RNAcentral holds the sequence, with entries from ENA. Transfer RNA from a Promethearchaeota archaeon, 73 nucleotides, folded computationally.
RNA sequence: GGAGCCGUGGUCUAGUGGUUAUGACGCCGCUCUUACACAGCGGACAUCGAGAGUUCAAUUCUCUCCGGCUCCA
Numbered sequence: 001g002g003a004g005c006c007g008u009g010g011u012c013u014a015g016u017g018g019u020u021a022u023g024a025c026g027c028c029g030c031u032c033u034u035a036c037a038c039a040g041c042g043g044a045c046a047u048c049g050a051g052a053g054u055u056c057a058a059u060u061c062u063c064u065c066c067g068g069c070u071c072c073a
Base pairs, nucleotide, nucleotide: 001072002071003070004069005068006067007066010025011024012023018056027043028042029041030040031039049065050064051063052062053061
């Protein structure tokens, strides 16, 4: 230099045009217990990497940029 894949709560992850973005782990509170753990219930945490475009509507499609990984030279 060329090609491909990926970027979503603190971490991992589902969702591939539509009404409240899914789950697990973790965190906080309550119940339970003499207490802890387990278990149950509830809660907080995402401007979906940035910007622009298409569309009535974009996490999803297109373009540019940023970052990561892989392959080729």
Annotation:
Rfam family: tRNA. Gene Ontology term of the family: triplet codon-amino acid adaptor activity. Rfam classes the family as a transfer RNA. The coordinates come from a structure-prediction model, not an experiment, and the mean pLDDT is 82. NCBI's taxonomy places the organism under Archaea, Promethearchaeati, Promethearchaeota.